[in-house]
Molecule: transfer RNA
Organism: Patescibacteria group bacterium
């Protein structure tokens, strides 16, 4: 400079055009003499803009950020 491919919740990962889920973490109650484990809530999340669609986290382009390759 080229060409891929990946971004989703505090992490670590699913997901699919039609209300975004597990683990684990956090807080809050139970429970115990204390902790610890357990059980119960609860709160948090689609990398930016645009586009097509009735409807996009999904698909279409741009652009940022990371990784890989080739030069």
């Nucleotide at each position: 400079g080229c060409g891929a491919g990946u971004g989703u919740a505090g992490u670590u990962c699913a997901g699919u055009g039609g209300u975004a889920g597990a683990a684990u973490g956090a807080a809050u109650g139970c429970u115990u003499c204390c902790c610890a484990a357990g059980c119960a809530u609860u709160a948090g999340g689609c990398g930016c803009g645009g586009g097509u669609c009735c409807g996009a986290u999904u698909c279409c382009c741009g652009c940022c950020a990371c990784u890989c390759g080739c030069a």